Context: one part of a larger RNA
RNA sequence: CGCAGGAUAUCUGAGGAGCUCUUUCCCUAGUACGAGAGGACCGGGAUGGACGGACCGAUGGUGUACCGGUUGUCGUGCCAACGGCAUCGCCGGGUAGCUAUGUCCGGAAGGGAUAACCGCUGAAAGCAUCUAAGCGGGAAGCCCGCUCCGAGAUGAGAUAUCCCAUGACAUAAGUCAUCUGAAGGCUCGUCGGAGACUACGACGUCGAUAGGUCGGAUGUGGAAGCGCAGCAAUGCGCGGAGCUUACCGAUACUAAUAAGCCGUGCGG
Numbered sequence: 001c002g003c004a005g006g007a008u009a010u011c012u013g014a015g016g017a018g019c020u021c022u023u024u025c026c027c028u029a030g031u032a033c034g035a036g037a038g039g040a041c042c043g044g045g046a047u048g049g050a051c052g053g054a055c056c057g058a059u060g061g062u063g064u065a066c067c068g069g070u071u072g073u074c075g076u077g078c079c080a081a082c083g084g085c086a087u088c089g090c091c092g093g094g095u096a097g098c099u100a101u102g103u104c105c106g107g108a109a110g111g112g113a114u115a116a117c118c119g120c121u122g123a124a125a126g127c128a129u130c131u132a133a134g135c136g137g138g139a140a141g142c143c144c145g146c147u148c149c150g151a152g153a154u155g156a157g158a159u160a161u162c163c164c165a166u167g168a169c170a171u172a173a174g175u176c177a178u179c180u181g182a183a184g185g186c187u188c189g190u191c192g193g194a195g196a197c198u199a200c201g202a203c204g205u206c207g208a209u210a211g212g213u214c215g216g217a218u219g220u221g222g223a224a225g226c227g228c229a230g231c232a233a234u235g236c237g238c239g240g241a242g243c244u245u246a247c248c249g250a251u252a253c254u255a256a257u258a259a260g261c262c263g264u265g266c267g268g
Base pairs, nucleotide, nucleotide: 001152005163006162007161008160009159010158011157015149016148017147018146021049022048024046025045026044027043033038051106052105053104054103055102059100060099061098062097066093067092068091069090070089071086072085073084074083075082076081110144111143112142117137118136119135120134164267165178166177167176168175169174179265184262185261186260187259188204189203190202191201192200209255210254211253212251213250214249215248216247219243220242225238226237227236228235229234
């Protein structure tokens, strides 16, 4: 920009893309077959590999915004307690998120038309012949079926709902005047398990969108201070202590204030 008014939702599915793999074992059955050795079709079940998708409850990884230990040095006047730097100084753990080596799921079933091939009926050609007319069976392959995209499918589809004026002139399309600016959308702001930007999604006081605060969870692992014991290092008690990011909730304390713009007026 188009889809002959504008708008918001939800669909249809032309068409396109993806998937398409396979092992081993058990039962049937030591049956059919075979002198024996050996050893099935058909059918049923179980279990793996590779590949793919999703996910983080569990197992682990990471987790430089959490907690602790510890070395050297500098600083806060000193002690104590802390802070800076040294690869996050080093080390032990670890929430959310992200993750695989972890977990779950998938290939199918089923239907249709066929290939080679196997048939029925059957002439030309009194026989024979699956073929010439006609009718069946038959593949991991083909078309559906499964997953995703999908009406720019310009052949521009469908359904539901919402919105929009008067007067004058004119045969009419329309022109002019006055008023109007809808439904809806955008900008802007607070944000997001959405994201390069954009887009997408949530929210904007009729409010829990983010921050803060409070409560909880989780993690660390027993804070500081004081007391007691010990010459001291240190230990014990107050005390599952103190601290605790991204998690779960509650709460308008802070910030989403205010406002502007687009879009018209019943539709060749």
Molecule: large-subunit ribosomal RNA, domain VI
Organism: marine sediment metagenome